Overview: Predicted 3D model of a 79-nucleotide RNA (c-di-GMP-I riboswitch aptamer) from a Gemmatimonadota bacterium. Rfam family: c-di-GMP-I riboswitch aptamer. Gene Ontology term of the family: cyclic-di-GMP binding. It was read from a public genome assembly, where an Rfam model found it. The source organism's lineage runs through Bacteria, Pseudomonadati and Gemmatimonadota. The coordinates come from a structure-prediction model, not an experiment, and the mean pLDDT is 90.
RNA sequence: UCCCGAUAAAGGCACACCCGUCGCGAGACGGGGCCGCAAAGCCUGGAAUCUCCCGACACGAGAUCGUCCGGCUGCCGAA
Numbered sequence: 001u002c003c004c005g006a007u008a009a010a011g012g013c014a015c016a017c018c019c020g021u022c023g024c025g026a027g028a029c030g031g032g033g034c035c036g037c038a039a040a041g042c043c044u045g046g047a048a049u050c051u052c053c054c055g056a057c058a059c060g061a062g063a064u065c066g067u068c069c070g071g072c073u074g075c076c077g078a079a
Base pairs, nucleotide, nucleotide: 004077005076012037013036017032018031019030020029021028022027035066041072042071043070045069046068047067048064049063050062051061052060
């Protein structure tokens, strides 16, 4: 350095839910909260799910990185 991930150490993030704001909506942001997470840090590249449009499909436009895969970066150092 790489692989790897401990009843280690220092920390970090924040599910659901509640309040406020924004959005047609999925949902996002802020505060509280803390289920969990070794990348639950970042990126919609591939997929998946969801929303809007539509009589319904399709197409298109969005949302979810805490759905999975992938890419980039990062703390510590036991087996």